The part of an RNA shown here (large-subunit ribosomal RNA, domain IV) has 322 nucleotides and comes from a Candidatus Aenigmatarchaeota archaeon.
The coordinates come from a structure-prediction model, not an experiment, and the mean pLDDT is 84.
Its Rfam family is "Archaeal large subunit ribosomal RNA".
Context: one part of a larger RNA
RNA sequence: CCCAGUCUAGGGAACUCGGCAAAUUGGUGGUGUAUCCUCGGUACAAACCAUGCCUGUAGCCUCGCAAGGGGCAGCAGGUCGCAGUGACCAGGAGGGGACGACUGUUUAACAAAAACAUAGGGGACUGCAAAUGCGAAAGCACUAGUACAGUCCCUGAUGCCUGCCCAGUACCGGUGUGUCAAAACCUGUUUCAACAGGUCCAAGCCCCGGUAAACGGCGGCGGUAACUCUGACCGUCGUAAAGUAGCGUAAUCCCUUGCCGUUUAAUUGACGGCCUGUCUGAAUGGCUUAACGAUUCCCUCACUGUCCCAGGCUGGGACCCA
Numbered sequence: 001c002c003c004a005g006u007c008u009a010g011g012g013a014a015c016u017c018g019g020c021a022a023a024u025u026g027g028u029g030g031u032g033u034a035u036c037c038u039c040g041g042u043a044c045a046a047a048c049c050a051u052g053c054c055u056g057u058a059g060c061c062u063c064g065c066a067a068g069g070g071g072c073a074g075c076a077g078g079u080c081g082c083a084g085u086g087a088c089c090a091g092g093a094g095g096g097g098a099c100g101a102c103u104g105u106u107u108a109a110c111a112a113a114a115a116c117a118u119a120g121g122g123g124a125c126u127g128c129a130a131a132u133g134c135g136a137a138a139g140c141a142c143u144a145g146u147a148c149a150g151u152c153c154c155u156g157a158u159g160c161c162u163g164c165c166c167a168g169u170a171c172c173g174g175u176g177u178g179u180c181a182a183a184a185c186c187u188g189u190u191u192c193a194a195c196a197g198g199u200c201c202a203a204g205c206c207c208c209g210g211u212a213a214a215c216g217g218c219g220g221c222g223g224u225a226a227c228u229c230u231g232a233c234c235g236u237c238g239u240a241a242a243g244u245a246g247c248g249u250a251a252u253c254c255c256u257u258g259c260c261g262u263u264u265a266a267u268u269g270a271c272g273g274c275c276u277g278u279c280u281g282a283a284u285g286g287c288u289u290a291a292c293g294a295u296u297c298c299c300u301c302a303c304u305g306u307c308c309c310a311g312g313c314u315g316g317g318a319c320c321c322a
Base pairs, nucleotide, nucleotide: 001317002316003315004314005313006312007311008310010308011307014306019303027051028050029049030048031047036041038157052079053078054077055076056075057074059072060071061070062069063068080084092301093300094299095298096297097296098295099293100292104116105115120155121154122153123152124151125150126149132141133140134139159287160286161285163218164217165216168215169214170211171210172209173208174207176206178205179204184199185198186197187196188195219237220236221235222234223233246280247277258274259273260272261271262270263269
């Protein structure tokens, strides 16, 4: 010096991306317990007290015929130590945001999560010799099931909600002197075949309509109010429709360390507000939400060798000698 452990005056996160690591707390009994809430919880919330041994007294339960034994819970007095769950074993706590409702699942061997799943919600197909899937077929699964069922797709508890657009693409339905293949028929040529023209005509396309919890999409310019600013209002272009409710400097491009407030002595942080976000936004779900989380961010208390700033000790290496 390295590894594992242990102790440390004073300070107490000044360390660091970050309290990583360590320390603190810890059992049992009693008292007591905010906020929010889906009234179940949150909750061991938090916070506080007690805990050994001896003596006396005597209660309850239980085993036993009894003698006696075991267990639980008291009251009173005393006594020792710095210390009584005396060693071991055994939560640090609280507050505020983000995401995901939750328990669960996952990259065997770098990722456990905000990803997947989930209950709940919605849609499409399907009447059973079903739809869907596998197979060349025979046949098989779903299923010895039958629409309160099965398959596929999207969303993701609950609460409040889910706006406008069917022009494009897709799907569904309908309609016909549009178009429209082969075959068939007719005509021409012709010995036949072949060829040319015509008639007829399915699906499809075209046409007409529907469907957005289908794929998706959801404007610009100019003017205007008794200071200024702003623009309820007006004009115009224009679209299939011109982004509604809500949220908003956000897990959301930049400007950006936006502006104001709180927090700090000091904050590119955090939280609460404001907010054109010219790329927010409603089952590609929007906004909330108690509980939950080895998730993530910020703050406070306690605690500490993380640090100021190092040191001592124990064990094992390294190292030296044999």